A computed fold for a 77-nucleotide RNA from an Opitutales bacterium, annotated as transfer RNA. The coordinates come from a structure-prediction model, not an experiment, and the mean pLDDT is 80. Its Rfam family is "tRNA". Taxonomically the source falls in Opitutales (Bacteria, Pseudomonadati, Verrucomicrobiota, Opitutia).
RNA sequence: GGGGGAAUAGCUCAGUUGGUUAGAGCGCCUGCUUCACACGCAGGAGGUCCAGGGUUCGAGUCCCUGUUCUCCCACCA
Numbered sequence: 001g002g003g004g005g006a007a008u009a010g011c012u013c014a015g016u017u018g019g020u021u022a023g024a025g026c027g028c029c030u031g032c033u034u035c036a037c038a039c040g041c042a043g044g045a046g047g048u049c050c051a052g053g054g055u056u057c058g059a060g061u062c063c064c065u066g067u068u069c070u071c072c073c074a075c076c077a
Base pairs, nucleotide, nucleotide: 001073002072003071004070005069006068007067010026011025012024013023019057028044029043030042031041032040050066051065052064053063054062
C1' cells in the first nucleotide's frame, strides 16, 4: 500500500427483510429468606447503538468519510 471482519449496558454478546418499547447472560442496587453470609426467589437502575454526514415517513440495520482494534496479502529492510 490492497482486501476482509469488528465497534450496541460495567463485561461477554444477540438484534433476522429498515418498522410496535433496544435486548439476553454475568455483574451492580433494593427487598424476601438466614443468627449472619452464600445459594435461591422477586423487583430495579444502567444505552449519544465508535464519531460526523447522507438517504428515507421511519436507521443499531442502507450509503459516504473518519477513528480504533483485528486478520490476510503485497512491498521495504